[in-house]
């Protein structure tokens, strides 16, 4: 260059193919209960512009475009 593949909560992800109670899962973390205290456990909770922009649509995380970034591979220069 070119060609895949990824971007959803603090971290790891699922959902997306099929557009509509799909805004959630574990882990964190916050507050309580337990404990001398702490761990573990148990109850509640707190958190997202679903990478940005645009477009189709009654409705978009999902479909289309275009762009960003990271990751692979391939190719070229040195």
């Nucleotide at each position: 260059a070119u060609g895949g593949g990824u971007g959803u909560a603090g971290c790891g992800c699922a959902g997306c193919c099929u557009g509509g109670u799909c805004a959630g899962c574990g882990c964190a973390c916050u507050a309580g209960a337990c404990u001398u205290g702490g761990a573990a456990u148990c109850u509640a909770g707190u958190g997202g512009u679903c990478g940005c922009a645009g477009g189709u649509u009654c409705g978009a995380a999902u479909c289309c475009u275009g762009c960003c970034a990271c990751c692979c591979a391939u190719a070229c220069c040195a």